[in-house]
RNA sequence: GGCCGGUUAGUCAAACGGUUAAGACGCUGCGUUCUCAGCGCAGAGAGUAUGGGUUCGAAUCCCAUACCGGUCA
Numbered sequence: 001g002g003c004c005g006g007u008u009a010g011u012c013a014a015a016c017g018g019u020u021a022a023g024a025c026g027c028u029g030c031g032u033u034c035u036c037a038g039c040g041c042a043g044a045g046a047g048u049a050u051g052g053g054u055u056c057g058a059a060u061c062c063c064a065u066a067c068c069g070g071u072c073a
Base pairs, nucleotide, nucleotide: 001072002071003070004069005068006067007066010025011024012023018056027043028042029041030040031039032038049065050064051063052062053061
């Protein structure tokens, strides 16, 4: 340098182009407990790597760029 795949909360991770982007762990509060842990209930936290395009509508399709991994030379 060419080709392929990936990038969504602190971490993991879901989402036929169509409601307010799901869930788990973690975190906060309350309850339970003598206390902690565990358990139960409630809650906060992401607009999807960046920029552009297509579309009535984009995390999702297309292009460029950045980064990560693989592969060929």
Molecule: transfer RNA
Organism: Dialister sp.